[in-house]
Context: one part of a larger RNA
RNA sequence: UUGGGCCUAAAGCGUCCGUAGCUUGCCGUGCAAGUCCAUCGGGAAAUCGGCGCGCUCAACGCGCCGGCUUCCGGUGGAAACUGUUCGGCUUGGGGCCAGAAGACUCAGCGGGUACGUCCGGGGUAGGAGUGAAAUCCCGUAAUCCUGGACGGACCACCAAUGGCGAAAGCACGCUGAGAAGCUGGACCCGACAGUGAGGGACGAAAGCCAGGGUCUCGAACCGGAUUAGAUACCCGGGUAGUCCUGGCCGUAAACGAUGCUCGUUAGGUCUGCCGUGCACUACGAGUGCACGGUGAGCCGAAGUGAAGACGAUAAACGAGCCGCCUGGGAAGUACGUCCGCAAGGAUGAAACUU
Numbered sequence: 001u002u003g004g005g006c007c008u009a010a011a012g013c014g015u016c017c018g019u020a021g022c023u024u025g026c027c028g029u030g031c032a033a034g035u036c037c038a039u040c041g042g043g044a045a046a047u048c049g050g051c052g053c054g055c056u057c058a059a060c061g062c063g064c065c066g067g068c069u070u071c072c073g074g075u076g077g078a079a080a081c082u083g084u085u086c087g088g089c090u091u092g093g094g095g096c097c098a099g100a101a102g103a104c105u106c107a108g109c110g111g112g113u114a115c116g117u118c119c120g121g122g123g124u125a126g127g128a129g130u131g132a133a134a135u136c137c138c139g140u141a142a143u144c145c146u147g148g149a150c151g152g153a154c155c156a157c158c159a160a161u162g163g164c165g166a167a168a169g170c171a172c173g174c175u176g177a178g179a180a181g182c183u184g185g186a187c188c189c190g191a192c193a194g195u196g197a198g199g200g201a202c203g204a205a206a207g208c209c210a211g212g213g214u215c216u217c218g219a220a221c222c223g224g225a226u227u228a229g230a231u232a233c234c235c236g237g238g239u240a241g242u243c244c245u246g247g248c249c250g251u252a253a254a255c256g257a258u259g260c261u262c263g264u265u266a267g268g269u270c271u272g273c274c275g276u277g278c279a280c281u282a283c284g285a286g287u288g289c290a291c292g293g294u295g296a297g298c299c300g301a302a303g304u305g306a307a308g309a310c311g312a313u314a315a316a317c318g319a320g321c322c323g324c325c326u327g328g329g330a331a332g333u334a335c336g337u338c339c340g341c342a343a344g345g346a347u348g349a350a351a352c353u354u
Base pairs, nucleotide, nucleotide: 004325005324006323007308008307012322014202015201016200017199021195022194023193025089026088027087028086030084031083033082034081035078036077037076038075039074040073041072042071048066049065050064051063052062053061054060092192093189094188095187096185097184098183099182104178105177106176107175108174109173110172111155112154115151116150117149118148119147120146121145122144126137127136163170164169207248208247209246210245211244212243217241221237222236223235224234259321260320261319262318263317264316267299268298269297271295272294273293274292275291276290277289278288279287280286303310304309327354328353329352336347337346338345339344
């Protein structure tokens, strides 16, 4: 538990799909379940009110009438709204065709620099590292210069305050396959929609299992320094890992700390994509400007907010649906249950304390 809230005070599920449910465009028609009207029946007694009566009075009791009984049922009627039947419509939604843009996804092929190792040539005493050093490498020839081979990872410039994706995320080039949104259309369907408890799918990094790979970097670990100490910061090494294939895990400050959808409400400016028009043109898939649509930023009127701030990408004004919050600590712990190979995850208290 009436209610009030959820950017930063407690509170938006990491994201999407979707079942039930809830909610739901415009016009007409029938029905009459909800709704409304009339009427009839039920709605115990006591209690309550009025009147009368009985105990000497009163409390109390008895009788009659009324009221209460938020309600249930029958019959008849109304048809605006909700519901439902049938019919119609096109604005919501979907489809079809055409077009352009994109680091969207998957697969295959190809490439580039750097790095490491090895081989050949040159060359000689140092190199590396730091605040300064040392550990470390080097006469079995290092560092350095030069020619080559192999290997794994990565993808400078372009690059943007830019783009794409539901989110996580996505960047060397080419090819193939697939997907989403956007724009344009004089076409088609005709409310087919929104949200979404349960449920399902995807889900960074780390971690786990099996197999491969291992250049760099690098938890753990070993040394060298620093220091009172130094289980660190700095330096030299270095295993797991970092990479690939298949399978788990399911969490993040998974953040815009802002759920999704729809409608309404000043402007200015910048920018990506599509379309239309005008002007210019070195006629190019060109340049500039304006407008329509769709994204992405900044500033800002009204308004909102405790303020910071938000402000057509709302935190404004409204509608629908879902999730969540209710002082701090104990505690995201214990117990139980479910999931997981494990690590652990999900759900999630109380005593006590303040």
Small-subunit ribosomal RNA, central domain from an uncultured Haloarculaceae archaeon, 354 nucleotides, folded computationally. Its Rfam family is "Archaeal small subunit ribosomal RNA". The family has 86 seed sequences and 709 matches in Rfam 15.1.